Two RNAs folded together computationally: RNase P RNA and transfer RNA, 451 nucleotides in total.
RNA sequence: AGUCGGCUGGACGAUCGCGUGCUGGACCCUCGUAGUCCUUCGGGACUGCGAGCGCAGAGCCCGAGGAAAGUCCGAGCUCCUCAGCGCAGGGUAGCGGGUAACGCCCGUCCGCCGUGAGGCGAGGACCAGUGCCACAGAGACGUAGUCGGGCCCGGGGCAACCCGAGUUCGGGUGAAACGCGGCAAACUCUGCUCGGAGCAAGGCCAAAUAGGAGGACGCGGUUCGAGUGUCCGGGCAACCGGCCAUUCGGGCGGAAGAGGUAGCGCUGCCCAGUCCUCGGGUCGGCCGCAUGAGCCGGCGGGCAACCGCCGGCCGGAGAUGGAUGAUCGUCGCCGCGGCGCAAGCCGCGGUACAGAACUCGGCUUACAGGCCGACU
RNA sequence: GCGGGAUUGGCCGAAUGGCUUAGGCGCUGGACUGUGAAUCCAGCCACGAGAGUUCGAUUCUCUCAUCUCGCCCCA
Numbered sequence: 001a002g003u004c005g006g007c008u009g010g011a012c013g014a015u016c017g018c019g020u021g022c023u024g025g026a027c028c029c030u031c032g033u034a035g036u037c038c039u040u041c042g043g044g045a046c047u048g049c050g051a052g053c054g055c056a057g058a059g060c061c062c063g064a065g066g067a068a069a070g071u072c073c074g075a076g077c078u079c080c081u082c083a084g085c086g087c088a089g090g091g092u093a094g095c096g097g098g099u100a101a102c103g104c105c106c107g108u109c110c111g112c113c114g115u116g117a118g119g120c121g122a123g124g125a126c127c128a129g130u131g132c133c134a135c136a137g138a139g140a141c142g143u144a145g146u147c148g149g150g151c152c153c154g155g156g157g158c159a160a161c162c163c164g165a166g167u168u169c170g171g172g173u174g175a176a177a178c179g180c181g182g183c184a185a186a187c188u189c190u191g192c193u194c195g196g197a198g199c200a201a202g203g204c205c206a207a208a209u210a211g212g213a214g215g216a217c218g219c220g221g222u223u224c225g226a227g228u229g230u231c232c233g234g235g236c237a238a239c240c241g242g243c244c245a246u247u248c249g250g251g252c253g254g255a256a257g258a259g260g261u262a263g264c265g266c267u268g269c270c271c272a273g274u275c276c277u278c279g280g281g282u283c284g285g286c287c288g289c290a291u292g293a294g295c296c297g298g299c300g301g302g303c304a305a306c307c308g309c310c311g312g313c314c315g316g317a318g319a320u321g322g323a324u325g326a327u328c329g330u331c332g333c334c335g336c337g338g339c340g341c342a343a344g345c346c347g348c349g350g351u352a353c354a355g356a357a358c359u360c361g362g363c364u365u366a367c368a369g370g371c372c373g374a375c376u
Numbered sequence: 377g378c379g380g381g382a383u384u385g386g387c388c389g390a391a392u393g394g395c396u397u398a399g400g401c402g403c404u405g406g407a408c409u410g411u412g413a414a415u416c417c418a419g420c421c422a423c424g425a426g427a428g429u430u431c432g433a434u435u436c437u438c439u440c441a442u443c444u445c446g447c448c449c450c451a
Stems, first nucleotide, its partner, number of pairs: 001376008010331007018063002021060003029052010065353001069364002072362005077198004083267005089194005094108005109123001110121004124189002129187002131183003141179001146171006153164004202287004212278006221252009231242004257271001259270003279450003294313008332351008377447007386401003394431001403419005424440005
């Protein structure tokens, strides 16, 4: 001067403030009980005692991160009826290992970059098929063909040489040039793998309203008769006729059907509703929800990632308009200026990125600085 | 908090991986007109940012940034 890997991410004190939990808990409220009084005999009022629940105020303890972030992957957990067959769709990719799992991690081969330590790699297959290859170039894959040369054959010419055919070498263009060309982060093929939605999942309690309206497809089909209702026509009226809807009964006929069955189809199964639009209501509480693939130490296995055994710890974030803060002082660290031979002293300024929201394992991105180790 | 979609001049908006990225509105200048409008002519202004694949990227892939939509009950 660099390249990797790991750790850390200000400390103490004072004052004020916020949130959860625990202790204790006046008054009020609810329930039980005893007494007294009232009563329309249903019950009610007052006083005392006990219990419960929560509020105010009080005390104690605790209270963000290495990324809590982006939501890019993988899981736990919850709901959706985990069926069979077929067809689609997504992801991934040398080889081997680790892991609950992964697109993550470790080892290793190969390729590219770097003097090097090291870094990067979606790194299977264009001898299955299809497609694309701008510009340049004769030609971008079709036994097509340019320029120059060598060899050889045929024809012409006295000759130099010219014309035609074959074979071979070289040049030029380009990422790639006849070679089974280049491209699969082109379609595709091959191997492996994958259901969807997400804690606003989901469950319980309470409250509210219009438990509402319209539309689509259904709860079998067709026909006859009767009842009811809307509408239309006739009649002064009683009433009569017709269309449609619905209920009941009979005849014919004989198992058909929306929706669900994790994207689609079929079979089988389940089953009486399913979907869309408008409208209306609430804007409450509890659980899920804090012990987990958890952390620390020792020993052992493995190159490593990681795994096994033994012992110990768990006394702590859990909001729901969203707490975890602010100010001051002292110290630490960094920068600048002044003084000083120097150690140092004084003054000023700065001290990052960012903030939990069901929980984990990773990746990526942001970050003032500081420390340690290995290597070039 | 979770899930989906989008980003191309000042605005709207198109694009097969291949020349300098169409077109419309707008803006600027000129012509026409006594002047203005309308019309005609000319011009200016872009692929959100950074990597990767590829000979070549607005397009394909990844990572960031910004904007936007949806979520409860009757059901």
Rfam match: Bacterial RNase P class A. About the family: Ribonuclease P (RNase P) is a ubiquitous endoribonuclease, found in archaea, bacteria and eukarya as well as chloroplasts and mitochondria. Rfam classes the family as a ribozyme. The prediction has a mean pLDDT of 77.